Predicted 3D model of a 350-nucleotide part of an RNA (small-subunit ribosomal RNA, central domain) from an uncultured bacterium. Rfam family: Bacterial small subunit ribosomal RNA. Its mean pLDDT, the model's own confidence on a scale to 100, is 86. The RNAcentral record of the full RNA draws on ENA.

[in-house]
Context: one part of a larger RNA
């Protein structure tokens, strides 16, 4: 390459947009490019097969034939694919009406609570630990009242709720803004589904440059453990953690499980929209759609376990794997301010 496969053995790109490309919903006509059929020419001798002969046999030679999966020309078939034309309405969208939501961007604002700072009350301890000590306090702490500063984080509601592609989002208001669900009709007419490259987004740590800093706390210091203790525990503490703009592009960025359609028992919760039925008060019962969760049938698997949110049955497309070490290394290449990041071996060894 064929082939197997990628929850936990080696394998799903962290996530999205979406070009090329692959694939593609019903009908009716045309066309014959795939395709399927025959006929012609060609497909070198030698070999391989068959049938016959020659060396006493065979190997080996000699002659005749078949085949030679393929190519070109050229009649013909039209299901199926593909090309063209025209329709269609279910895949897809738009128009309307509704409600749900920590979706995102921006400004304002609010209470608790540490912290420190000014003043009152008050006197000898505070505080830490396993048990101590560094520390803090008679220059008056700890504790308590009452002012005020300043940053940061949003108890309870909170909930295997919600929302968002994923990283993710939770005090309140207001502007701005995406998105997805429900209803009942209208249109529009296949406008679709992946997505190689691309271009975007992307936790937390880290980088640049300017603010800001109360709490925490790498690094450091000290004081205990200890045989030591470059620790775990304690007292401090600087980056950092907030902000603004630029970069950085990785995580067990996990459901370890790509994306799309279809199809195939149920059950009992919840979250958003409906419908029926009741009472007319809200439940309750019945059902529909779309999420979201647990427990199972068939079936799948090595088992664990998964099962309408599939790892079940099938198609399409991309992505990745192909003993373990060496190695996610080197060396080159892009990228980065750097840190590194991507891409990616090989000797060699079991």
């Nucleotide at each position: 390459u064929u082939g197997g496969g990628c929850g936990u053995a080696a394998a799903g790109c962290g996530c999205g947009u979406g070009u090329a490309g692959g694939c593609g919903g019903u009908u009716u006509g045309u066309u014959a490019a795939g395709u399927c059929u025959g006929a012609u020419g060609u497909g070198a001798a030698a070999g391989c097969c068959c049938u016959g002969g020659g060396c006493u046999c065979a190997a080996c030679c000699c002659a005749g034939g078949a085949a030679g999966u393929g190519c070109a020309u050229u009649g013909g078939a039209u299901a199926c694919u593909g090309g063209c034309a025209a329709a269609c309405u279910u895949g897809a969208g738009u128009a309307c009406g509704g409600g749900a939501g920590a979706g995102g961007a921006u400004a304002g604002u609010g209470g608790a609570a540490u912290u420190u700072c000014g003043a009152g009350u008050g006197u000898a301890g505070g505080g830490g630990u396993g048990a101590a000590a560094u520390c803090c306090g008679u220059a008056g702490a700890u504790a308590u009242u009452c002012g005020a500063a300043g940053g940061a984080a949003c108890a309870c509601c909170g909930g295997u709720g919600g929302c968002g592609a994923a990283g993710g989002c939770g005090g309140c208001u207001a502007u701005c803004u995406g998105g997805a669900c429900c209803g009942a009709u209208a249109c529009u007419g296949a406008c679709g589904c992946u997505g190689a490259g691309a271009c975007g987004c992307g936790a937390a740590a880290g980088c640049g440059u300017g603010g800001g800093g109360a709490g925490c706390a790498a690094a450091c210091a000290g004081g205990a453990u200890u045989a030591g203790a470059u620790a775990c525990c304690c007292u401090g503490g600087u980056a950092g953690u907030c902000c603004a703009c630029g970069c950085c592009g990785u995580a067990a960025a996990c459901g370890a499980u790509g994306g799309g359609u279809a199809c195939u028992a149920g059950g009992u919760g919840u979250u958003g929209c409906g419908g029926g039925u009741a009472u007319u008060g809200a439940c309750c019962c019945c059902u529909g759609c779309a999420g979201u969760g647990c427990c199972g049938a068939a079936g799948c698997u090595a088992a664990c376990g998964c099962a309408u949110u599939a790892a079940g049955u099938a198609c399409c497309c991309c992505g990745c794997c192909u003993g373990g070490g060496g190695a996610g290394u080197a060396c080159g290449g892009u990228c980065g301010c750097a840190a590194g990041a991507c891409u990616a071996a090989a000797a060699c060894u079991c």